[in-house]
Context: one part of a larger RNA
Molecule: small-subunit ribosomal RNA, 3' major domain
Organism: Pseudochthonius sp. JM-2008
RNA sequence: UGACGGAAGGGCACCACCAGGGGUGGAGCUUGCGGCUUAAUUUGACUCAACACGGGAAAACUUACCCGGCCCGGACACCGGAAGGAUUGACAGAUUAAGAGCUCUUUCUUGAUUCGGUGGGUGGUGGUGCAUGGCCGUUCUUAGUUGGUGGAGUGAUUUGUCUGGUUAAUUCCGAUAACGAACGAGACUCUAGCCUAUUAAAUAGACGUCCGAUCCUUUUGUGUCGGACGCUCUUCUUAGAGGGACAAGCGGCUUUUAGCCGCAUGAGAAAGAGCAAUAACAGGUCUGUGAUGCCCUUAGAUGUCCGGGGCCGCACGCGUGCUACAAUGAAGGAAUCAGCGUGUUUCAUCCUAAUCCGAAAGGACGGGGUAAUCCGUUGAAACUCCUUCGUGCUUGGGAUAGGGGCUUGUAACUAUUCCCCUUGAACGAGGAAUCCCCAGUAAGCGCGAGUCAUCAACUCGCGUUGAUUACGUCCCUGCCCUUUGUACA
Numbered sequence: 001u002g003a004c005g006g007a008a009g010g011g012c013a014c015c016a017c018c019a020g021g022g023g024u025g026g027a028g029c030u031u032g033c034g035g036c037u038u039a040a041u042u043u044g045a046c047u048c049a050a051c052a053c054g055g056g057a058a059a060a061c062u063u064a065c066c067c068g069g070c071c072c073g074g075a076c077a078c079c080g081g082a083a084g085g086a087u088u089g090a091c092a093g094a095u096u097a098a099g100a101g102c103u104c105u106u107u108c109u110u111g112a113u114u115c116g117g118u119g120g121g122u123g124g125u126g127g128u129g130c131a132u133g134g135c136c137g138u139u140c141u142u143a144g145u146u147g148g149u150g151g152a153g154u155g156a157u158u159u160g161u162c163u164g165g166u167u168a169a170u171u172c173c174g175a176u177a178a179c180g181a182a183c184g185a186g187a188c189u190c191u192a193g194c195c196u197a198u199u200a201a202a203u204a205g206a207c208g209u210c211c212g213a214u215c216c217u218u219u220u221g222u223g224u225c226g227g228a229c230g231c232u233c234u235u236c237u238u239a240g241a242g243g244g245a246c247a248a249g250c251g252g253c254u255u256u257u258a259g260c261c262g263c264a265u266g267a268g269a270a271a272g273a274g275c276a277a278u279a280a281c282a283g284g285u286c287u288g289u290g291a292u293g294c295c296c297u298u299a300g301a302u303g304u305c306c307g308g309g310g311c312c313g314c315a316c317g318c319g320u321g322c323u324a325c326a327a328u329g330a331a332g333g334a335a336u337c338a339g340c341g342u343g344u345u346u347c348a349u350c351c352u353a354a355u356c357c358g359a360a361a362g363g364a365c366g367g368g369g370u371a372a373u374c375c376g377u378u379g380a381a382a383c384u385c386c387u388u389c390g391u392g393c394u395u396g397g398g399a400u401a402g403g404g405g406c407u408u409g410u411a412a413c414u415a416u417u418c419c420c421c422u423u424g425a426a427c428g429a430g431g432a433a434u435c436c437c438c439a440g441u442a443a444g445c446g447c448g449a450g451u452c453a454u455c456a457a458c459u460c461g462c463g464u465u466g467a468u469u470a471c472g473u474c475c476c477u478g479c480c481c482u483u484u485g486u487a488c489a
Base pairs, nucleotide, nucleotide: 001489002488003486004485005484007483008482009481010480011479012478013477016473017472020437021436022435023434024433027323028322029321031319032318033317034316035314036313043054044053065309066308067307068306069305071303076119077118078117079116080115086113089108090107092105093104094103123297124296126295127294128293132291134285135284136283137281138280139279144183145182146181148179149178150159151158152157162174164173165172188274189273190272191271194243195242198240199239200238201237204234205233206232207230208229209228210227211226212225213224214223216221249263250262251261252260253259325430329389330388331387332386333385334384343374350369351368352367355364356363357362396427401422402421403420404419405418443465444464445463446462447461448460449459450458
C1' cells in the first nucleotide's frame, strides 16, 4: 500500500429490507441441465457471473455422435516404374440400401492427366480458451482512476484525491501544502412527448362543387356512405430544418453558499435507452471466421460425400416457462377500438383482396402489391352488451389416448403442424424456501418480427386495459468511504 475482521463510524441499492402487488416452489404439459440407459443418446457452460444460454424451435441437411458404403478435392519436389502402355472409365450378370464398375466374372475403352515410395503439404465442428488474438461477460452501475510541478518522508509511499454541508455522482460549495490538469460522471447520441410559426405532399388528408344511394321526409333540409372533378388549402397524417426547460418566476429552509422543499406557469419542472474510465478474472468462446501457436490425424481418414439411426430414449433430482384449479367465471350470439413490423424478380413462388367449393383444416379460380399506392381503415384480444349455466372435479380444467381428413416437405414411423368426432387424468390456490417490481410501472390481453419448407409454451419489440403500496431505512444481504487491529501478501 493492499487483503481480511462474527471491529467502530458514516453513506448507498427493490440484482437489500420495510409497506405491498404479482409470482415460482405443489398439479398437468413444454423446454434446458444432471443422472440412468444406449451402437450413439455429439458437445460447451455449473454461485451471483451455467441450466427457453451457445441467437441451440436438430425429421434429411445442419451434425460435431453411432452403424455401414463410395471418393481424393494426397499441391509441389526427388527417386522408381512406364509408350512393347503409367493409368482412367464402363454395359450386362453376381453383389449391394443403392442406376456406387465398391468388389468379382467378362472383356472393351483411355493415353502420361496418372501409379508406387520418400520428403513435404492440405483438410479437420479433432485436442488445448491453462499457449493466444478478437469479441463478450463479470468485478461494477457504483464513483472511481492518473500523471506534471511543489510539500512531507532515507525509502516504499503520501499529499493533491479533505473536517463539514450538498449532489444520482471525486456533483458542487467551501476548507486547504498544495497549484494547475487528464480519463470516468455530466455534457453527447437515439427514441418519446409540444409547435394553427416554416418547408411541402394524386403514395396522406381536409375543404368545396356535381352526381348517385340511404335515413328523417316538412322543402333539396340535415346527417351517413360511394363516385367524379378542382388545383383551393395543410388543422389532422407524414418528415426535413428549427424552436422549446434553464430549477427560469414567487415563497420558505440553509454560511443566506452549493443546493433542497412548496406554489404558480406550462406540452414537459425526476421520461426511457445507448455509450461508458483505471485495474483485473488464468470467467466464456479454438463449435463465428480462409484469426491462430503447438499437439494429434491425414487414404481401412478425425478430410469429404451418400444411406440409415441418434441428439427427442426414462425408476429419478433441479431450473425457466405455459395452462389451470373456475361465477370478477365458462359457453353462444352481438357490438366495438391499436401500435411496432414484414412481404416474390430474374428465376423464382413471398404478402394476399374478391368470388366459388368444403363442417373445418384446406382447395379452386385468378386480381393487386418490390409497397404511405396492394393485403389493410391491418374491423387484434382482453374489455362492453344480451342469453344460458348455478356451485356440483360441474358446461371448471384439457392432459392422455382411439379413429378420420387436409397441409409442408424427396421423405412425417418415434405420431411436423392444423382440423373434426370421441376419450376427459391430475389440479379445490400449493410446505420450508425463494424471485421480480414503484407509474402508463406491476399484472391481465393480444399483435408483429427473429428462427422458418413446415412447426412457439422461447426471445426481441409493439400497442390495449391498467392497480395496491413506498417516496423511507441500514435490521437482513451486499457495495463504497473513513478510522482501527493483524505482517497474511